[in-house]
């Protein structure tokens, strides 16, 4: 000097997943249960437009960044493995590097768009890349 592992710190990070009111309980200036409001996110749902397809079939659809392609083994299968990739993330923004993710689940034969209207969610997981590039904010 580099690499690996563990710990600490906290202005925060991914995500829609936050704030407030009422009421009840408790380990009582806070925490939790229930109900509600705002805010944010998502789904269904006309005319017009779009599709002229579809109907048990390779069914179809939704949340999400998380789609798609190739390879070897295998049995021309499944799964797993390897390499990429649409797309997404890394602490004010842009740019340039560098690094990471590229999952999982749900509906149940059914849904194009869609005003009014109707319905649902407010979880979970983390802890600190660089820059004598440009722009902004705060403090002194």
């Nucleotide at each position: 000097a580099g690499u690996c592992u563990g710990g600490g710190c906290a202005g925060g990070c991914c995500g829609a997943a936050c704030u407030c009111c009422g009421u009840c309980g408790c380990c009582c200036g806070g925490c939790g249960g229930c109900g509600g409001a705002g805010a944010c996110g998502g789904g269904g749902g006309a005319c017009c437009c779009a599709c002229c397809u579809u109907u048990c079939g390779c069914g179809g659809g939704g949340u999400g960044a998380a789609u798609c392609c190739g390879g070897a083994c295998g049995a021309c299968g499944a799964g797993g493995c390897c390499g990429g990739u649409a797309g997404g993330c890394g602490a004010c923004c842009c740019g340039a590097g560098c690094g990471c993710c590229g999952a999982a689940c749900c509906c149940g034969u059914c849904a194009g768009c869609u005003a009014a209207c109707c319905c649902c969610g407010u979880a979970g997981g983390c802890g600190a890349c660089u820059c004598a590039g440009g722009g902004g904010c705060c403090g002194u």